[in-house]
RNA sequence: GCCGGCUUAGCUCAUCAGGUAGAGCGGAUGAUUUGUAAUCAUCAGGUGGCGGGUUCAAGUCCUGCAGCCGGCA
Numbered sequence: 001g002c003c004g005g006c007u008u009a010g011c012u013c014a015u016c017a018g019g020u021a022g023a024g025c026g027g028a029u030g031a032u033u034u035g036u037a038a039u040c041a042u043c044a045g046g047u048g049g050c051g052g053g054u055u056c057a058a059g060u061c062c063u064g065c066a067g068c069c070g071g072c073a
Stems, first nucleotide, its partner, number of pairs: 001072007010025004019056001027043005049065005
């Protein structure tokens, strides 16, 4: 330098024929217990890396940039 992949909740990852974003773990509250743990119930938490474009509508398509990973030279 060229090519490809990834970047979504605190962490690990889903979600793709574009249509109000989810799970597990973690966190909070409550129940249970003499108490803790475990278990059960409920809840909070995301401008979906940053910026543009297409569209009635974009995490999802196109594009610029950045970071990380891999391959080739």